Small-subunit ribosomal RNA, 5' domain from Viscum album, 486 nucleotides, folded computationally. The coordinates come from a structure-prediction model, not an experiment, and the mean pLDDT is 83.
Context: one part of a larger RNA
RNA sequence: GGAUGAACGAUGGCGACAUUUUUAACACAUGCAAGUCGGACGGGAAGUGGUGUUUCCUGUGGCGGACAAGUGAGUAACAUGUAAGAACCUACCAUUGGGAGGGAAACAACAGCUAGAAACGGCUGCUAAUACCCUAUAGAAUAAGGCUGAGGGGAAAAAUGAGGAAUCCCCCCAAGGAGGGGCUCGUGUCUGAUUAUAUAGUUUGUGAGGAAAUGGAUUACCAAGGUGGCGAUCAGUAGCUGAUACGAGAGGAUGAUAUACCACACUGGGACUGAGACACGGCCCAGACUCCUAUGGGAGGUAGUAGUGGGGAAUUUUCUACAGUGGGCGAAAUCCCAACGGAGCAAUGCCGUGUGGAGGAGGUAGAAGGCCCAUGGGUCGUGAACUUCUUUUCCCGGAGAAGAAGAAGUGACAGAAUAUGGGGAAUAAGCAUCGGCUAAAUCUGUGCCAGCAGCCGUGGUAAUACAGAGGAUGCAAGCGUUAUCU
Numbered sequence: 001g002g003a004u005g006a007a008c009g010a011u012g013g014c015g016a017c018a019u020u021u022u023u024a025a026c027a028c029a030u031g032c033a034a035g036u037c038g039g040a041c042g043g044g045a046a047g048u049g050g051u052g053u054u055u056c057c058u059g060u061g062g063c064g065g066a067c068a069a070g071u072g073a074g075u076a077a078c079a080u081g082u083a084a085g086a087a088c089c090u091a092c093c094a095u096u097g098g099g100a101g102g103g104a105a106a107c108a109a110c111a112g113c114u115a116g117a118a119a120c121g122g123c124u125g126c127u128a129a130u131a132c133c134c135u136a137u138a139g140a141a142u143a144a145g146g147c148u149g150a151g152g153g154g155a156a157a158a159a160u161g162a163g164g165a166a167u168c169c170c171c172c173c174a175a176g177g178a179g180g181g182g183c184u185c186g187u188g189u190c191u192g193a194u195u196a197u198a199u200a201g202u203u204u205g206u207g208a209g210g211a212a213a214u215g216g217a218u219u220a221c222c223a224a225g226g227u228g229g230c231g232a233u234c235a236g237u238a239g240c241u242g243a244u245a246c247g248a249g250a251g252g253a254u255g256a257u258a259u260a261c262c263a264c265a266c267u268g269g270g271a272c273u274g275a276g277a278c279a280c281g282g283c284c285c286a287g288a289c290u291c292c293u294a295u296g297g298g299a300g301g302u303a304g305u306a307g308u309g310g311g312g313a314a315u316u317u318u319c320u321a322c323a324g325u326g327g328g329c330g331a332a333a334u335c336c337c338a339a340c341g342g343a344g345c346a347a348u349g350c351c352g353u354g355u356g357g358a359g360g361a362g363g364u365a366g367a368a369g370g371c372c373c374a375u376g377g378g379u380c381g382u383g384a385a386c387u388u389c390u391u392u393u394c395c396c397g398g399a400g401a402a403g404a405a406g407a408a409g410u411g412a413c414a415g416a417a418u419a420u421g422g423g424g425a426a427u428a429a430g431c432a433u434c435g436g437c438u439a440a441a442u443c444u445g446u447g448c449c450a451g452c453a454g455c456c457g458u459g460g461u462a463a464u465a466c467a468g469a470g471g472a473u474g475c476a477a478g479c480g481u482u483a484u485c486u
Stems, first nucleotide, its partner, number of pairs: 001486004006482004013353003017349002019346001021311001026309003030306003035063003040060002043057004070264003079189004084184002088181003093177001095175005101135003110125005161168002190236003199225001202224002205221004239261001243254002246251001266287005289300004317343001319342002325339001326337003356389004369380004394423004399418001403413001430475005435456003442469004451458002
């Protein structure tokens, strides 16, 4: 000099675009953040004078709550980056080839009775389905390659739903696909030797069980191996990368925002369901904490978004809308989404722009005022005043898009941007420095005091270095200091 998620000091016009708890992975009041389908099903309610039709809903059932959103505690590891590999799984999607026959028994809701303060239940009875079960039918699997033959065993589905119909949707099996995921391996990835040995499922094999799959991943038995000075083990620290900032480069530093992967969800453990989780807003157990209680027992988890307390030098609104993009469900219309789109706060950053332009030393006068002075004058200074012009910005008014894809309709932002009419120089400049480094000097006060200071240093009665003044220099809606990196 450059840089920053910065903070502090005094100051502060506008706009576009970004960014905003780096500290306590501390504790959290309140609201919202994941639903949807009546074109799967029974039932109930509303409405109607009645039928038919319509609307809404607890429950059964399906799909989605494994995505999106957050955080970086843990992790020095196949976690991540890169380059390869073989023994695997894959809902929805798209492709191809087949199929969808026959039956049965229940359980919610509901009704009745009933325990409990509540949370939540118990008993009896009834019932439907794309819920569940039996059965028929099978180029699947049974020695992880292919083919042929024999015997035995096992194994699918909902001919549903809509429609007047055509037909469409849905369901089952098989194959390969795409995208996604699991696994293995070469190699790269911080510090310490004042950590030198560490290791018994440890290293290999055989049998067995297990898994989607390989494998000491598990188990029985046998062998005694495998690692390490090319740093094992232990300890400390740390999410990793593409990247970011600095630098001519080499390089050293960082890992905020946005992107990819990983890990976590009050702490520890566990499985269930499912194509997928060992599951942030699911379940069970234990623990700490908080709350309710009739003391018998229950409820909760903001590292989602706003917000509160606390810590801290320090970090925002308990806003708006699904109009756009994207996601879930649905045949669709819809519905839902604190994702996202927007608005609000903050000079936190970067960029743009303004705070006016032109004339103006005259008649004898460079006015008044401040400061300096050798008292002649010099300087602030064409600066002001004065004359004239303009209106970015500001105030008032009417007009008013694009963003909407897709013929029509549909815009939160927002009557915002934008163009335009009127008004008046009007509403808008500070901060630091002036001994040398380093651009810019004098006076007064003080008197080794008060103080200054990045380094050298300065101040003890004539201080260009302290304090004030007027002047000058630098940058400018910024300026200076502090902190950190280069």